[in-house]
RNA sequence: UCGGGUUUGUCAGGAGAGAGUCUUGCUUGGCCAUGCCAAUUGCAGGACCGCCGAAGGCGCAGGAGGCCCGCUGCAAGGCUGGCCUUGAACGCUCAGGCAAAAGGACUGGCAAGCGCCG
Numbered sequence: 001u002c003g004g005g006u007u008u009g010u011c012a013g014g015a016g017a018g019a020g021u022c023u024u025g026c027u028u029g030g031c032c033a034u035g036c037c038a039a040u041u042g043c044a045g046g047a048c049c050g051c052c053g054a055a056g057g058c059g060c061a062g063g064a065g066g067c068c069c070g071c072u073g074c075a076a077g078g079c080u081g082g083c084c085u086u087g088a089a090c091g092c093u094c095a096g097g098c099a100a101a102a103g104g105a106c107u108g109g110c111a112a113g114c115g116c117c118g
Stems, first nucleotide, its partner, number of pairs: 002118003005114009018049001020048007027039005050098003056094001057092003063086006070079003
């Protein structure tokens, strides 16, 4: 210096599933007015039912790596078993989500950093 990797920032893309039911309160408007109706299916809570998986979290499989016991071998090593690590876009659905908005794993562009690799 270049490429890769990784972290962060920024821009773009980015799926799925009820605008569910009941109830309480608030704002505005209307009416046959101590209540009823309506709102961009108004706004904010609570309860209940049904669902989604791509923030996060949790779990496991195969493979790989490490360790331990035993057996075998002159040795290097090999074999059975056990434990640990890694561990997904698979599973769970705690959290989160189910009009729009927001969020969103992940992908790409740009930029910067790195005691990383070439």

Notes
Glycine riboswitch aptamer from Malikia granosa, 118 nucleotides, folded computationally. The source organism's lineage runs through Bacteria, Pseudomonadati, Pseudomonadota, Comamonadaceae and Malikia. The RNAcentral record of the sequence draws on Rfam. Its mean pLDDT, the model's own confidence on a scale to 100, is 80. It matches the Rfam family "Glycine riboswitch aptamer". The family has 44 seed sequences and 9,425 matches in Rfam 15.1. Gene Ontology term of the family: glycine biosynthetic process.